Context: one part of a larger RNA
Molecule: large-subunit ribosomal RNA, domain VI
Organism: groundwater metagenome
């Protein structure tokens, strides 16, 4: 900038992309076939194998600002109780998000028009012949069916809703044509932020608010904190006490911070 006023939405598919595996075992059936060994087509199910997509409800992994043990050392005057550093000191354990070794889905069927091949009617060339005119069947391959993208597809598509018709300059008799200004619906910036993301881009809030923090209360996790009593000579054990202390979760709540600018139609 286009797509012929200007915007919000939900769309058609022209066109591209992907994606197409496959293997056992059961009935058909020890049937059909074969002296016999042996052993089907055809149709029906059932498992699995690799790949691919998505997810985290389960099994786990991971979890360096969760929680707890515990070794040196050095501070916090010293007991005690924390603190820092030593690979996150090291060790058990662990939410969220991400993950696979976990969980779900998939390729199926039917169709179109062929390929080697098999036909069928049939001259040429009274016979024969699937071919010459005609015509049917036939593959994982092609074309569609499945999934993704997709209207700069410039033949720029459909549909639905929204916003109006305001004001001034400059050409020109005139129709009309150039140009600016403030707004509409609506968008941009900015700001508070995540289901999003390398930036950009999407998503969701901005006082008419639960958008992020703090709080509040659950939920998880870790395992029963300091202080105090008691009991031991002491290390340490009992008791208050399934305590305490909890990132990312879940609900709630305006305390703290979302101040605000500006842009955008008049219709060949």
């Nucleotide at each position: 900038c286009g797509u012929u006023g200007c915007a919000g939405a939900c769309u058609u598919g022209a066109g591209g992309g992907g994606a197409c595996c496959u293997c056992u075992c059961u009935c058909u059936a020890g049937u059909a076939c074969g002296a016999g060994a042996g052993g089907a087509u055809c149709g029906a199910g059932a498992g699995g194998g690799a790949c691919u997509g998505a997810c985290c409800u389960c099994u786990g992994g991971u979890g360096c600002g969760c929680c707890a043990g515990u070794u040196g050392u050095c501070g916090u005057g010293c007991c005690a109780a924390c603190g820092g550093c030593a690979a996150u000191g090291c060790u058990g354990g662990g939410u969220a998000g991400c993950u696979a070794c976990g969980u779900c889905a998939g390729g199926u069927c039917a169709g179109g028009a062929u390929a080697a091949g098999c036909g069928c009617u049939g001259a040429a060339a009274g016979c024969a012949u699937c071919u010459a005119a005609g015509u049917g069947c036939g593959a994982a391959a092609c074309c569609a069916c499945c999934c993704c993208c997709a209207a700069g597809a410039c033949c720029a598509g459909g549909u639905c809703u929204g916003c109006c018709a305001u004001c001034c300059c400059c050409c020109g008799c005139a129709a009309g044509g150039g140009g600016g200004a403030g707004u509409a619906a609506g968008g941009u910036c900015g700001c508070c932020g995540g289901u999003a993301g390398a930036c950009c881009a999407c998503c969701g809030g901005c006082u008419u608010g639960a958008u992020a923090g703090g709080c509040g209360g659950c939920a998880u996790g870790u395992g029963u904190a300091a202080g105090c009593g008691c009991g031991g000579u002491a290390a340490c054990g009992c008791g208050u006490u399934c305590a305490g202390c909890u990132g990312a979760g879940c609900c709630g709540u305006a305390c703290u911070a979302a101040u605000g600018a500006c842009c955008g139609a008049g219709g060949c």